This is a predicted structure of a 111-nucleotide RNA (THF (Tetrahydrofolate) riboswitch aptamer). The sequence was found by an Rfam model in a public genome assembly. The coordinates come from a structure-prediction model, not an experiment, and the mean pLDDT is 78.
[in-house]
This record gives sequence, structure tokens and C1' cells, in this order.
RNA sequence: AGCAAAGUAGAAAUCAUUGCGUUAAGUGCCUGGGGGACGGGAAGUUGCCUCCAAGACGAAAAAUGUCGGGUUAUACCUGCAUUUGCGGUAAUGAUUUCGCAUUCCGUUGCU
Repeated sequence: AGCAAAGUAGAAAUCAUUGCGUUAAGUGCCUGGGGGACGGGAAGUUGCCUCCAAGACGAAAAAUGUCGGGUUAUACCUGCAUUUGCGGUAAUGAUUUCGCAUUCCGUUGCU
């Protein structure tokens, strides 16, 4: 000098567990503003994450009960508990996959 390689934060999917909502929060979408992170070092986007404000859209409930309340009542209404669902739901764990936007330098191997 040339060629090749390694590694991060993190992201996604699936499964499990525990929650939250089902009186609609959350998730997803739009606009504006603030902040943050991005291989070992430096820089760092029109990409990523997050917070705040505003806006549009929008939903799946059901069963059971030596239970509570209302009631003349075993009907009916309501509360509570449990169970099964539902939600582009949250957290944690496991597995798998992806993985520095990019630039410069460095590291390792070979020549």
C1' cells in the first nucleotide's frame, strides 16, 4: 500500500409470564416544537428513538357465582369476583433474524 474480516447501541418476529384497557386509555396516522442515541476514536443526515402541544380517525364482548346493593320477586338492573375472548395494548424473559445511513481514522488476518 492492496484485499478481507470482527465487534455496539438498538430494531423486528415468535413464544411464555405478569399487567392495563374493553365507561377506550393504549397502539397506529397528520402538523409544529424540544431533547437524545447511533461499532474503539471523530463527525453525523432528509434516517431512528423519545417528550410536549394541537388535530383527524377509531374498537368486542360474553359466560359463571352458596357474593353485595336496588326490587314484592328466583324476573330485571347494578356492583364485585372468576373464566373465556377482544386491543395494529404495556412490561419482563427466552429464541431467532437484522444491525455502525454515511465519511475519515483505528483493530485483526492475509499479501